This is a predicted complex of two RNAs, RNase P RNA and transfer RNA, with 430 nucleotides together.
RNA sequence: CGAGCCGGCAGGGCGAUCGCGGCCAUUCAUGGUCGAGGAAAGUCCGGACUCCACAGGGCAUGACGCUGGGUAACACCCAGGCGGGGCGACCCGAUGGACAGUGCAACAGAAAGCAGACCGCCGAUGGCGACCAGGCGCAAGCCAGGGCGCACAGGUAAGGAUGAAACGGUGGGGUAAGAGCCCACCAGCGAUCCGGGCGACCGGUUCGGCUAGGCAAACCCCGUCAGGAGCAAGACCGAGCAGGGGCAGGACGGCCCGUCCGCUGUGUCCCGGGUAGGUCGCUUGAGGCCGUGCGGCAACGCCGGUCCCAGAUAGAUGAUCGUCCACGACAGGAUCCGGCUUACAUGCCGGCUCGCACC
RNA sequence: GCGGGCGUCGUUCAAAGGCAGGACCUCAGAUUUCCAUUCUGACGAUGCCGGUUCGAUUCCGGUCGCCCGCU
Numbered sequence: 001c002g003a004g005c006c007g008g009c010a011g012g013g014c015g016a017u018c019g020c021g022g023c024c025a026u027u028c029a030u031g032g033u034c035g036a037g038g039a040a041a042g043u044c045c046g047g048a049c050u051c052c053a054c055a056g057g058g059c060a061u062g063a064c065g066c067u068g069g070g071u072a073a074c075a076c077c078c079a080g081g082c083g084g085g086g087c088g089a090c091c092c093g094a095u096g097g098a099c100a101g102u103g104c105a106a107c108a109g110a111a112a113g114c115a116g117a118c119c120g121c122c123g124a125u126g127g128c129g130a131c132c133a134g135g136c137g138c139a140a141g142c143c144a145g146g147g148c149g150c151a152c153a154g155g156u157a158a159g160g161a162u163g164a165a166a167c168g169g170u171g172g173g174g175u176a177a178g179a180g181c182c183c184a185c186c187a188g189c190g191a192u193c194c195g196g197g198c199g200a201c202c203g204g205u206u207c208g209g210c211u212a213g214g215c216a217a218a219c220c221c222c223g224u225c226a227g228g229a230g231c232a233a234g235a236c237c238g239a240g241c242a243g244g245g246g247c248a249g250g251a252c253g254g255c256c257c258g259u260c261c262g263c264u265g266u267g268u269c270c271c272g273g274g275u276a277g278g279u280c281g282c283u284u285g286a287g288g289c290c291g292u293g294c295g296g297c298a299a300c301g302c303c304g305g306u307c308c309c310a311g312a313u314a315g316a317u318g319a320u321c322g323u324c325c326a327c328g329a330c331a332g333g334a335u336c337c338g339g340c341u342u343a344c345a346u347g348c349c350g351g352c353u354c355g356c357a358c359c
Numbered sequence: 360g361c362g363g364g365c366g367u368c369g370u371u372c373a374a375a376g377g378c379a380g381g382a383c384c385u386c387a388g389a390u391u392u393c394c395a396u397u398c399u400g401a402c403g404a405u406g407c408c409g410g411u412u413c414g415a416u417u418c419c420g421g422u423c424g425c426c427c428g429c430u
Base pairs, nucleotide, nucleotide: 001355002354003353004352005351006350007349008348009347010346012324013323014322015321016320017319018318020035021034022033023032024031025030026029037330041341042340044339045338046337047336048335049230050229051228052227061226062225063224064223065222066080067079068078069077070076081095082093083092084091085090096221097220101219102218103215104214118160119159120156121155122154125153126152127150128149129148131146132145134143135142136141168186169185170184171183172182173181187211189208190207191206193204194203195202196201234280235279236278237277243271244270245269246268247267248266250264252262253261254260255258287307288306289305290304291303293302294301295300325328360429361428362427363426364425365424366423369383370382371381372380377413385401386400387399388398389397406422407421408420409419410418
C1' cells in the first nucleotide's frame, strides 16, 4: 500500500422566538423542572404483575435437546467439546437416540435395504461335441485316460455403465476367474483396560468379527420444562337499561310427605337489553451512572458511592430563523422488564490476519 | 394492545417430500358464406430470503402482504 476478519461507539451541534404533555410552586397569572429508541418495531421466546381454576398424581398436547457455568427465567449469554468451511484472522452448526419399533428414497440403474447380476471375466466341476492314443473282447461293444472346443448348467463381484447414496481403501498372496477368502498397513465400528478432564470428550493398549449405510426441521423413543388467560388483565365510582331461561346447593310455605310443587334470595352459565364517562392499576425498577474495589478466563455476582431519568388516554418531542459541518438514515413510548430477530444515511475507535514492496 | 388463519398461472381451486395439474380467461388453428357454439393446440404460477433433505408448493426459521376474532 492492497485485500480481509472481529468487537465497540455516535445517530446533527449551538443560539433565539413561538408552541405541546407530566409534575412542583404560588401573588392565579406566570415561573421552575423533566420529556422517546438503539432498535421504542416484529410480537418470535422468557419472566414480573393481575384474574380464573386447582387434594395429589398421571394421560394428551406443545416447546426444547453436546458439556459445564450464568440468570428471576429463557429457544438468551459465557467458556469449552465435536463436526464442517476458510491459506489465515475467524466463521457456521435445532449438535440426544437410526442394534426399541414403524416408515421414506422419485428418475436413472442389473440391483436401493436382512440387495442384485446387464455388459464383462471364468467355466476348475458337471453337461454336450469332435479328435488323439490305451486296456479287455472273435466281433458287436465295454472300461478307463488325455488335451481341445461350445458357453448349456453354473461360478464371480476385480473392471465398465446408473445414482445424492451401491455393503471399507491400497498392496501382496491366492484362484478356473474372483472375492476380507488369507496376510500387512490404513480408515471405521464394538468391547476390555490404562492415563488426562467436574464433564462433553481426548490420547493409548489388547481383543473381536471383518463393515455395521442415510433421513428423526418423518412418526417415534429418551430426558427436561409447561394449569389457563391476558393491563381491552383486574379493582372502584358514576350514568343508563327490560327482562327471560338452564344448573347447583340453602332458608321458608303447601299438601297426597315425595327423585313433589310454590316462593324468596345466593352463585354460575346462556339469550336479550344498556353504556363508550371518570379514578386506580401507571411507573422506584431483576433501575441508571461511577469505582485502579473484591471473586471469576468470561457471562455474571458481591460491595461502596451517587441519581430519580416520559407516563399520555385520540394520545405530548414540533415549527420558524440564524450559524457551523461530514448536510443528517431507520424509525417513535402506551403495564413493566430480560433476550432474539429485522430496518438503518453517515462518521469514528480498538484488536487481529493474509499478500506485495522497501528499510 | 392481545390472539388466530392464509399467500400456487390473469381468476378460481388441486397436488402422501419425487416431472406443479384442472376449470374459466387470453392467443392461434380447424369447422362456418360470416358470427356464436364445438374441437385441437399454445402461452402462463408456488410472495421474498435462508436452513434441513439426494430432492421443498409441502418441513423449520426470518421477512413482506392480506383476512378474521377479542373491550
Rfam match: Bacterial RNase P class A. It is annotated as a ribozyme.